[in-house]
RNA sequence: GCCCCUGUAGUUUAAUGGAUAAAACAUAGACCUCCGGAGUCUAAAAUACGGGUUCGAUUCCUGUCGGGGGCA
Repeated sequence: GCCCCUGUAGUUUAAUGGAUAAAACAUAGACCUCCGGAGUCUAAAAUACGGGUUCGAUUCCUGUCGGGGGCA
């Protein structure tokens, strides 16, 4: 330099064009307990960025950026 894959909560994964973007672990709070842990309940938290297609985009197309791999 060229090609391929990939980017969603703090982490790991869902959502294959339609609804308030779902869950587990983690975090915070409450209950419980003599205290802690465990357990129960509740809460906060995310689509890398820009543009396009579409009535509608996490999803499709394109550019940039980041990560991984292959060739030279």
Annotation: Model confidence (mean pLDDT): 83 of 100. The RNA shown here (transfer RNA) has 72 nucleotides and comes from a Patescibacteria group bacterium. The sequence is in RNAcentral, with records from ENA. Its Rfam family is "tRNA". The family's RNA type in Rfam is transfer RNA.